[in-house]
A computed fold for a 71-nucleotide RNA from a Thermoplasmata archaeon, annotated as transfer RNA. The prediction has a mean pLDDT of 84. The source organism's lineage runs through Archaea, Methanobacteriati, Thermoplasmatota and Thermoplasmata. The RNAcentral record of the sequence draws on ENA.
């Protein structure tokens, strides 16, 4: 330099145009002598910028970062 894969809440991880899954963790509550387990509820996210669209995590372009291959 070229090619491919990836970047999503504190963490893991799904989602490929409209509803932001789920688990762990956190907070509040129930239960308990206390705690744990269990149950109920709550908060929290799309690497940066631009574009397309009524609508973008999702499509397009540029850039940044990570992993692998080729040279």
């Nucleotide at each position: 330099g070229c090619c491919g894969g990836g970047g999503u809440g504190a963490c893991a991880g799904a989602g490929a145009g409209g509803c932001u899954a789920u688990g762990u963790g956190g907070c509040g509550g129930a239960c308990u002598g206390c705690a744990g387990a269990u149950c109920c509820g709550c908060a929290g996210a799309c690497g940066g910028g631009a574009g397309u669209u009524c609508a973008a995590a999702u499509c397009u372009c540029c850039c940044c970062c990570c992993c692998g291959g080729c040279u």

Annotation:
It matches the Rfam family "tRNA". It is annotated as a transfer RNA. Rfam links the family to the GO term triplet codon-amino acid adaptor activity.